[in-house]
RNA sequence: AUUUUAUACAGAACGAGGGGAGAGAAUAGGCUCCAUGAACCUCUGGCAACCUGCCUUGUGUAAGGUAAGGUGCCUUAUCCUACCAAUAGUUAUUGGAACUAUAAAAU
Numbered sequence: 001a002u003u004u005u006a007u008a009c010a011g012a013a014c015g016a017g018g019g020g021a022g023a024g025a026a027u028a029g030g031c032u033c034c035a036u037g038a039a040c041c042u043c044u045g046g047c048a049a050c051c052u053g054c055c056u057u058g059u060g061u062a063a064g065g066u067a068a069g070g071u072g073c074c075u076u077a078u079c080c081u082a083c084c085a086a087u088a089g090u091u092a093u094u095g096g097a098a099c100u101a102u103a104a105a106a107u
Base pairs, nucleotide, nucleotide: 001107002106003105004104005103006102007101008100013044015043016042017041018040022033023032024031027082028081029080030079045074046073047072050070051069052068053066054065055064056063057062083096084095085094086093087092088091
């Protein structure tokens, strides 16, 4: 890098230092955040439970817990729409797909 599976509604510092103008995935349209300091990096603190570990139950090789390790994330927001379907009636709701992100496995 590619493929497959699972999840994406929620949760968690207005923290400190560096940095110095952008950011919210991609294309487009909108809508937001940002010198009262964006992206990004480091430290501390935390959230979650994908994998490993440990503990309990018991045979079905699964369930529950823990949070030591490997990731990931932490207050603007997978931001909304653009693709399809259904229902109301002409733009609104719901669902799905697509795309993206994270984890695990394989090549």